[in-house]
Formats: sequence, structure tokens, C1' cells
RNA sequence: CGUCUCUGGAGAGCGGUCGGCUGCUGCCGACCCACCGAAGGGGCUCAAGCUCUCAGGUCACAGGACAGAGGGGG
Repeated sequence: CGUCUCUGGAGAGCGGUCGGCUGCUGCCGACCCACCGAAGGGGCUCAAGCUCUCAGGUCACAGGACAGAGGGGG
């Protein structure tokens, strides 16, 4: 330096319409509006940082920058 495992890990509509499956009012998809910045990406900048929101995200699950510990590799 990067990788694997474990732990912690924020923000923002449980939005509306239609359709399908139904596990029985839950899941998925499409569209529309509103929002978030901490995967990634773009722009400015010496850098720090700021910014855009293409992708991503807005109960939970999952993801998640970053941090700690451990293993092995270059």
C1' cells in the first nucleotide's frame, strides 16, 4: 500500500399513481414530485475543503466514507 474477517458507523417521504405477485396489506417494478451526501463519479482548488447529484440512497434489511482490532499478501 491494498485485501479478507469482526465491531462501530450518519443524513434524507413507512410519499402519490398504476400494474403484478400475494406471504394479507406486505413485496417487486414503472412513472411523478420532494429530499440526502459518507460507496463510486463529475466540477473548482496547490491542498484542505467546497460543490453537483449522473449513479446511489430516503422504516427496517442491505449498502455505507471513515475508525478500531486481527489474519495473510505485495

Record summary:
The RNA shown here (Glycine riboswitch aptamer) has 74 nucleotides and comes from Candidatus Muproteobacteria. It matches the Rfam family "Glycine riboswitch aptamer". Rfam's curators write: This family represents the bacterial glycine riboswitch. The model forms 89% of the base pairs in the Rfam consensus. The organism belongs to Pseudomonadota, within Bacteria.